[in-house]
Context: one part of a larger RNA
Molecule: small-subunit ribosomal RNA, 5' domain
Organism: uncultured bacterium
């Protein structure tokens, strides 16, 4: 001297952008964050009718978005390659899109439970679910074969639906190389290293298995322990390094702990499903419910970190033909000088200089043009008025906000650290090795510019200093 997600202490007037639990990945009252399709599908309900609402069945989404840094020293992540693969939705070609069938929820009875659910009967539909048929291409062969699709709706024009290829995006695997200290960690390894058959996967591959060989890594740090999510990038410096990974972007792990897998184009899935634990909380003790590291918010911890707010107008997601609905993503307000930037706190004038402090050789000296006083001026206040752009075909949460227009009136706004040297700025009095100070040197034992007060004086300024961390 630069910097900060910072705290503390003194003090505080506006605006604008920016950011705000670094600790306990502790625990969690409430409310809200993931739904939409009636142009798939049958019913109930309300209404005269139009239409209107519900639950269910079935489809897409609920693998995005939105959090956390726990774990992990790994191909996790950065950089360049690679061959054995998947990809809903979208684009592009091509060929089909025939025939039938049994249940089933819902619903009706009829039961069980305190609930949470849940039995057993009848009944009914579908773009649900099964068969046939057809299969250009497709997969699989011992090359003779031989497996395998579809789903319809209407307003009649279109939307769908199956197979193949092709594209686009995304995404799974390999591999060189880079990646934290410690040797007071030296030896590690049995599915271990390879190979051959076999299963497996969307796919290479000891990913798994059976049998064979005896391998495989390791002072260029194996293994074991410690610490940590990486990275564009910040933060410092001239650089070269050093330090850090908040906020934003990419990647990746995680979603009480621990395990499993269904569904599914895609998950071993935060607001899915299961089993064990912990923990909480309801019970009619025989059974249940829950997961805030989504947005508030609440105990708690702690030097410390906000409101249980507006809105879907815009940006973007998700479902629908579409209207439209969802959407604590997002846009916004609302807190706090935490930052950074911007204004403001008056302006000119006014004396050989007022009063009062304070010094004083008692002559003065200084505060100081400072004050009063006069002319001005209205930024930011205040009141009343007018009023955006963001968005257009129409729709403005913000918002009667920025912004403007009158009118008022210096009105409403200075403080905080130092003044022994480093290091800019001094004297009085009090104090007496005391009480204190202090970043080093060191002030203080009776003339203290180094305590403490006051006058004065420097520095910075809605800030100042302290503290701690890094360069």
């Nucleotide at each position: 001297g630069a910097a900060c997600g910072a705290a503390c202490g003194c003090u505080g007037g506006c605006g604008g952008c920016a950011g705000g639990c670094u600790u306990a990945a502790c625990a969690c009252a409430u409310g809200c964050a993931a739904g939409u399709c009636g142009a798939a599908c049958g019913c109930c309900c309300c209404g005269c009718a139009a239409g209107g609402g519900g639950a269910g069945u079935g489809g897409c989404a609920g693998a995005c978005g939105g959090g956390u840094g726990a774990g992990u020293a790994a191909c996790g992540c950065g950089u360049g390659g690679g061959a054995a693969c998947g990809u809903a939705c979208c684009c592009u070609u091509u060929a089909c899109u025939a025939c039938g069938g049994a249940a089933u929820a819902a619903c009706u009875c009829a039961g069980g439970g305190a609930a949470a659910c849940u039995u057993g009967u009848g009944c009914u539909a579908a773009u649900a679910c099964c068969g046939u048929a057809u299969g250009u291409g497709c997969c699989c062969u011992u090359c003779g074969g031989g497996g395998g699709a579809a789903a319809g709706a209407u307003u009649u024009a279109u939307c769908g639906g199956u197979a193949a290829a092709g594209g686009a995006u995304c995404g799974g695997c390999c591999c060189g190389c880079g990646u934290u200290g410690g040797a007071u960690u030296a030896g590690c390894u049995a599915g271990u290293u390879g190979g051959u058959g076999g299963g497996g996967u969307a796919a290479a591959g000891g990913c798994c298995u059976a049998c064979c060989a005896a391998g495989g890594c390791g002072a260029c740090g194996a293994c074991g322990g410690g610490u940590a999510g990486c990275c564009g990038g910040c933060c410092u410096g001239a650089g070269a390094g050093g330090g850090u990974g908040a906020c934003c972007g990419g990647c990746c792990a995680c979603a009480c702990u621990g395990g499993a897998a269904c569904u599914g184009a895609g998950a071993c899935a935060c607001g899915g499903u299961c089993c064990a634990g912990a923990c909480u909380c309801c019970u009619a003790c025989g059974g249940g419910a829950g997961g805030c590291a989504g947005c508030a918010g609440u105990g708690g911890g702690g030097a410390a970190u906000u409101u249980u707010g507006g809105g879907c107008a815009a940006u973007g997601g998700g479902g629908g033909a579409g209207a439209c609905c969802c959407u604590g993503a997002c846009c916004c307000a609302g807190c706090g000088a935490c930052g950074c930037c911007g204004c403001g706190u008056g302006a000119g004038g006014g004396a050989a200089g007022a009063c009062g402090g304070c010094c004083u050789u008692c002559g003065g000296g200084u505060u100081g043009u400072a004050a009063a006083c006069c002319u001005c001026u209205u930024u930011u206040g205040u009141a009343c008025g007018g009023g955006a752009a963001g968005a257009u075909a129409a729709u403005g949460a913000c918002g009667g906000u920025a912004c403007u227009g009158u009118a008022c009136g210096a009105a409403u706004a200075a403080g905080u650290c130092c003044c022994g040297g480093c290091u800019a700025a001094c004297u009085a009095c009090g104090u007496g090795c005391c009480a204190g100070c202090a970043g080093c040197c060191g002030c203080g034992g009776u003339a203290a510019u180094a305590c403490g007060u006051a006058g004065g004086g420097g520095a910075c300024g809605a800030g100042c200093g302290u503290u701690g961390u890094c360069c």